Record summary
Predicted 3D model of a 345-nucleotide RNA (Bacterial RNase P class A) from a Campylobacterales bacterium. The source organism's lineage runs through Bacteria, Pseudomonadati, Campylobacterota, Epsilonproteobacteria and Campylobacterales. Its Rfam family is "Bacterial RNase P class A". Rfam classes the family as a ribozyme. From the family's description: Ribonuclease P (RNase P) is a ubiquitous endoribonuclease, found in archaea, bacteria and eukarya as well as chloroplasts and mitochondria. The model forms 90% of the base pairs in the Rfam consensus. Model confidence (mean pLDDT): 76 of 100.

[in-house]
RNA sequence: AAGGUGCGAUAGGUAGUUGCUAUCGAUUUAUCGGUAGAGGAAAGUCCGAGCUACAAGUGAGACAAGACUCCACCUAACGGGUGGCCAGAGUAAUCUGAGGGCAAGUGCAACAGAGAGUAGACUACCGCUUCGGCGGAAAAGGUGAAAGGGUGGGGUAAGAGCCCACCAGUGCCUAUGGUAACAUGGGCAGCUAGGUAAACCCUGUCUGUAGCAAGAAGUAUAUGGUACAAGUCUCACAAUCGCCAAGCUUGCUUGGCAAAAUACUUCGCUUGAGCCAUGUGGUGACAUACGGCCUAGAUAAAUAACUACCCACGACAGAACUCGGCUUAUCGUCGCGCCUUUUUU
Numbered sequence: 001a002a003g004g005u006g007c008g009a010u011a012g013g014u015a016g017u018u019g020c021u022a023u024c025g026a027u028u029u030a031u032c033g034g035u036a037g038a039g040g041a042a043a044g045u046c047c048g049a050g051c052u053a054c055a056a057g058u059g060a061g062a063c064a065a066g067a068c069u070c071c072a073c074c075u076a077a078c079g080g081g082u083g084g085c086c087a088g089a090g091u092a093a094u095c096u097g098a099g100g101g102c103a104a105g106u107g108c109a110a111c112a113g114a115g116a117g118u119a120g121a122c123u124a125c126c127g128c129u130u131c132g133g134c135g136g137a138a139a140a141g142g143u144g145a146a147a148g149g150g151u152g153g154g155g156u157a158a159g160a161g162c163c164c165a166c167c168a169g170u171g172c173c174u175a176u177g178g179u180a181a182c183a184u185g186g187g188c189a190g191c192u193a194g195g196u197a198a199a200c201c202c203u204g205u206c207u208g209u210a211g212c213a214a215g216a217a218g219u220a221u222a223u224g225g226u227a228c229a230a231g232u233c234u235c236a237c238a239a240u241c242g243c244c245a246a247g248c249u250u251g252c253u254u255g256g257c258a259a260a261a262u263a264c265u266u267c268g269c270u271u272g273a274g275c276c277a278u279g280u281g282g283u284g285a286c287a288u289a290c291g292g293c294c295u296a297g298a299u300a301a302a303u304a305a306c307u308a309c310c311c312a313c314g315a316c317a318g319a320a321c322u323c324g325g326c327u328u329a330u331c332g333u334c335g336c337g338c339c340u341u342u343u344u345u
Base pairs, nucleotide, nucleotide: 001341002340003339004338005337006336007335008334009333010332012310013309014308015307016306017305018304020037021036022035023034024033025032026031039316043327044326046325047324048323049322050321051211052210053209054208057237058236059235060234061233062232063231065207066206067205068204070084071083072082073081074080085099086097087096088095089094100202101201105200106199107196108195122141123140125136126135127134128133149167150166151165152164153163154162168192169191170189171188172187173186174185175184176183177182215267216266217265218264219263220262221261242257243256244255245254246253247252248251274293275292276291278289279288280287281286
């Protein structure tokens, strides 16, 4: 210097004038002043929770349905994050993994080929032959993405793990290191059991429903009624079909209250599993101690318009209960680390 790779920050700025929303203060009847005022994704509504309600009765179990699926840790929790192990890609930094099980079962793999998994005899080989054929075998060749572990030797009529040596796989035992996944060794066994599970399935773990248009309160209206959701089954317990009063027909009637519906108003509504800095612990995610900060709450929807200057000339794009994630879109600028190549000193 070029290329690559990982992480972080920012998201036009400054000044003036006019205007909008919330809140606080002063003043007074309509003004003035202070403070604050959209995002890294506010998007998607995909996952998890905080919060609210439950008149699915409570508890336990089983099934269904859904999600995840190597090991350890973090977190309120998660299908998230961090760090590892294994596998693959890459010269490397690094990246990806929907990473357990095919010897539980059921499937699938066109065509070719004799045969594609309780899978085989086409060409060639060996023995016998009355020359029609019968028997042996899977070592040579062929087809195919894949063909009954591989190489070498012995043995045989010809052959085959039939036997042996070495190698690979599988199973069992064991040593060392590691919390573990696992790694590196040693020994035994001729056991050789193809591929595929984001194929059905199996293993193990988890999961109530509805959602701020949740829900709470008040006023008014007219009516006459107990609304919707919350999987199925079994067992045990509890309850008697809104509450109160009266009556008698003992499960019905009457009355009242509450409830439900509609409209409006107020709350919910912003102090949070919050943010920043420093120390300590930890590889890290993160935890913890002390200190500091308060940072939109609109309700048909507020943060805009104009002028001047600067510049990197500005993309994707606007909160509606809140937060932690994931996914998608995206113009540029800046900073730090690492890898490879080349050149110079």